Predicted 3D model of a 92-nucleotide RNA (c-di-GMP-I riboswitch aptamer) from Paenibacillus sp.
[in-house]
RNA sequence: UCCCGAUAAAGGCAAACCCGGCGAAAGCGGGGACGCAAAGCUACAGGGGCUUCAGCGCGAACGAAGGCGCGCUUUGCCAGCCAGCUGCCGAA
Numbered sequence: 001u002c003c004c005g006a007u008a009a010a011g012g013c014a015a016a017c018c019c020g021g022c023g024a025a026a027g028c029g030g031g032g033a034c035g036c037a038a039a040g041c042u043a044c045a046g047g048g049g050c051u052u053c054a055g056c057g058c059g060a061a062c063g064a065a066g067g068c069g070c071g072c073u074u075u076g077c078c079a080g081c082c083a084g085c086u087g088c089c090g091a092a
Stems, first nucleotide, its partner, number of pairs: 004090002012036002017031004022027001034080001040085003046082002048078003054073006
C1' cells in the first nucleotide's frame, strides 16, 4: 500500500411508523431508529426499478360524452438494487 473488516476509537447516515398550507403520484422534507464500512457522491448520454399530471391508442355496455381498466408516449423519481467515482479508522 492492497485485500479484508472488531463487541476497537472518533465521528456519520437513518428502515418501518408518525407528521407536512410539499407533490397528481412515485417520491421529497421534519421527527424517528430497522439497519448500514461507503446507507458518501453520481439518475438523458451504464443496467434495473417506481410513478402517470398530460397526450395517444385499445376494451366492455345500442351509441356519445364522462368515468373505469389496459398499453404506449411523456412527466417526475429511486444510489437503503447492481454499477461508476471518491473516502475515515486499523484488531485479526

Overview: Model confidence (mean pLDDT): 84 of 100. The RNAcentral record of the sequence draws on Ribocentre.